[in-house]
RNA sequence: GGGCGUUUAGCUCAGUUGGCUAGAGCAUCGCUUUUACACAGCGAGGGUCACUGGUUCGAGUCCAGUAACGCCCA
Numbered sequence: 001g002g003g004c005g006u007u008u009a010g011c012u013c014a015g016u017u018g019g020c021u022a023g024a025g026c027a028u029c030g031c032u033u034u035u036a037c038a039c040a041g042c043g044a045g046g047g048u049c050a051c052u053g054g055u056u057c058g059a060g061u062c063c064a065g066u067a068a069c070g071c072c073c074a
Stems, first nucleotide, its partner, number of pairs: 001073007010026004019057001028044005050066005
């Protein structure tokens, strides 16, 4: 330098043919339970869907560019 892949909650990851308010597990917080802790149950908070622009009535999803990371080639 070229090609490919990934980027979504604090962490690990889903997300169907573009369609109504974006999800799960763990973690955090609260309540119940316990003498207390742990476990368990119930509930709550937490999101610039990497960034910029474009297409569309509508974009996490499609297109272009940029950035970071990984793999391969040179």
Molecule: transfer RNA
Organism: Phycisphaerae bacterium